[in-house]
RNA sequence: GCCAGCAUAGCUCAAUCAGCAGAGCAACCGCCUUGUAAGCGGUAGGUUACAGGUGCAAGUCCUGUUGUUGGCU
Numbered sequence: 001g002c003c004a005g006c007a008u009a010g011c012u013c014a015a016u017c018a019g020c021a022g023a024g025c026a027a028c029c030g031c032c033u034u035g036u037a038a039g040c041g042g043u044a045g046g047u048u049a050c051a052g053g054u055g056c057a058a059g060u061c062c063u064g065u066u067g068u069u070g071g072c073u
Base pairs, nucleotide, nucleotide: 001072002071003070004069005068006067007066010025011024012023013022019056027043028042029041030040031039049065050064051063052062053061
């Protein structure tokens, strides 16, 4: 220099052919316990990397940028 993949909650990851953004863990509150851990119930947490485009509608499709991983030279 060229090619490809990935970027979604604090972390690890889902989201089918574009159609209400979710789970587990962590955090917080409560129950339970002499107390702690474990267990059970609940709550909160999102500019879907950034900027544009298409479309009634974009996490999803298209373009560019940034970061990251791998491959080729």
The prediction has a mean pLDDT of 81.
This is a predicted structure of a 73-nucleotide RNA (transfer RNA) from a Clostridia bacterium.
Its Rfam family is "tRNA". The family's RNA type in Rfam is transfer RNA.
The sequence was found in a public genome assembly.